[in-house]
Molecule: transfer RNA
Organism: Candidatus Nitrosocaldaceae archaeon
RNA sequence: GGGCCCGUAGCUCAGCUUGGAUAGAGCGGCAGCCUUCUAAGCUGUAGGUCGAGAGAUCGAAGCUCUCCGGGCCCG
Numbered sequence: 001g002g003g004c005c006c007g008u009a010g011c012u013c014a015g016c017u018u019g020g021a022u023a024g025a026g027c028g029g030c031a032g033c034c035u036u037c038u039a040a041g042c043u044g045u046a047g048g049u050c051g052a053g054a055g056a057u058c059g060a061a062g063c064u065c066u067c068c069g070g071g072c073c074c075g
Stems, first nucleotide, its partner, number of pairs: 001074007010027004020058001029045005051067005
């Protein structure tokens, strides 16, 4: 220098292929119940400009372009 993959909640990820209704799960956090206390269990709850910007579109996490970060391969 060239090619490919990944980036979504504090962490691990799904959803992207095929655009459309309030953006989700598990773990973790917080509160409550239970318990002599803790853990476990149960219930509730908060937390997201979907890496950044631009474009196309009535409409973008999902399409196009540029950039940023990480990984792999080739030279």